[in-house]
Predicted 3D model of a 73-nucleotide RNA (transfer RNA) from a Pseudomonadota bacterium. The same sequence occurs in records of 2 taxa. Rfam family: tRNA. It is annotated as a transfer RNA. The coordinates come from a structure-prediction model, not an experiment, and the mean pLDDT is 81. The sequence is in RNAcentral, with records from ENA. The source organism's lineage runs through Bacteria, Pseudomonadati and Pseudomonadota.

Parts: sequence; structure tokens; C1' cells
RNA sequence: GGUCCUAUCGUCUAGCGGCCCAGGACGCUGCCCUCUCACGGCAGAAACGGGGGUUCGAGUCCCCCUAGGAUCA
Repeated sequence: GGUCCUAUCGUCUAGCGGCCCAGGACGCUGCCCUCUCACGGCAGAAACGGGGGUUCGAGUCCCCCUAGGAUCA
């Protein structure tokens, strides 16, 4: 340098164009429980890498960029 793949809460992930102002697990915070802690129960905060395009509608499709990875040279 060429080709291909990936990018979503702190972490790991679900989400085949509308049922998603994005769900789950762990973690975190608060409350309940307990003499206290742990366990358990309930509740809450927390994310779509950046920019364009297509579309009535984009986390999802297309392009570019950025980052990471695989492969060829």
C1' cells in the first nucleotide's frame, strides 16, 4: 500500500428500516431485609466512534473519516 471484518451504558452483549426517547448480565447508587456484613428483593443513573447521504422513518442501508483487527504484498 491492496482486500476484508469490527465499532452500542464502566465492562460484556441483544437489537434481520417503524412494536426501541435502545433491552439484558455483571458492576455502580439508593431503599427494603439483617444486630451488622454478605445473600436476597425493589428502584434508579448510565451507551449507538465522527461527518455526510438514502428514506415518510436509520443503532440497522450506502459513502468518507477515525480507531482496532485479519489477510496479501